Overview:
Predicted 3D model of a 96-nucleotide RNA (c-di-GMP-I riboswitch aptamer) from Alicyclobacillus cellulosilyticus. Lineage of the source: Bacteria > Bacillati > Bacilli > Alicyclobacillaceae > Paenalicyclobacillus. Its mean pLDDT, the model's own confidence on a scale to 100, is 85. Rfam family: c-di-GMP-I riboswitch aptamer. About the family: GEMM was predicted in a large-scale screen for bacterial structured RNA regulatory elements. Rfam links the family to the GO term cyclic-di-GMP binding.

[in-house]
RNA sequence: AGUGUCUCAGGGCAAACCAGUGGAAACGCUGGGACGCAAAGCUACGGGUCUAAGGGUGUGCAUCGUUUGCGCACCUAUGAUCGCCGGGUUGCCACC
Numbered sequence: 001a002g003u004g005u006c007u008c009a010g011g012g013c014a015a016a017c018c019a020g021u022g023g024a025a026a027c028g029c030u031g032g033g034a035c036g037c038a039a040a041g042c043u044a045c046g047g048g049u050c051u052a053a054g055g056g057u058g059u060g061c062a063u064c065g066u067u068u069g070c071g072c073a074c075c076u077a078u079g080a081u082c083g084c085c086g087g088g089u090u091g092c093c094a095c096c
Base pairs, nucleotide, nucleotide: 002095003094004093012037013036017032018031019030020029021028022027035083041089042088043087045086046085047084048081049080050079054076055075056074057073058072059071060070061069062068
């Protein structure tokens, strides 16, 4: 460097769900809990997916000097996901 087929040692991680907590949301974190995982360690770099606060467009209503406010619909990542896939990077055991 390669393989993880049956599998060994020490073990490790922890989906759904529940409670608390942060967040506009997606989702995160902490505790409980285990569906699974040989990288389910790390990294949002590429694609995918989720969300749409802010911004944009349209529209309705109200207001009004040249607008402003509110509601609704659509678009948008700068947000999120590495337990969706790929890439990068580090690494335990066994076999060879």